[in-house]
């Protein structure tokens, strides 16, 4: 140098999965709040909406 073969259809939005949808990202997006610190506290299964699961109040049987 050349020939053959294979490779990508993505990833990410503080705890699971699934639909739609939004906005990021291209080695980055992304990785919560409070509190000087504490082996301290505190919300939340969502980026948002629906369903399923989990959890958690509440009645009722």
């Nucleotide at each position: 140098c050349a020939a053959c073969a294979c490779g990508a259809a993505g990833g990410g939005g503080a705890u699971g999965g699934a639909g739609c949808u939004c906005c990021c990202c291209a080695a980055a997006a992304u990785c919560g709040c409070c509190g000087g610190a504490a082996c301290g506290g505190c919300u939340a299964a969502u980026g948002g909406c629906u369903c399923c699961u989990a959890c958690u109040g509440u009645g009722u049987c």
This is a predicted structure of a 61-nucleotide RNA (Fluoride riboswitch aptamer (crcB RNA motif)) from Methylocapsa sp. Its mean pLDDT, the model's own confidence on a scale to 100, is 78. The model forms 100% of the base pairs in the Rfam consensus. Its Rfam family is "Fluoride riboswitch aptamer (crcB RNA motif)". Its family is annotated with positive regulation of gene expression and response to fluoride in the Gene Ontology. On this family, see Baker et al., Science 2012: "Widespread genetic switches and toxicity resistance proteins for fluoride".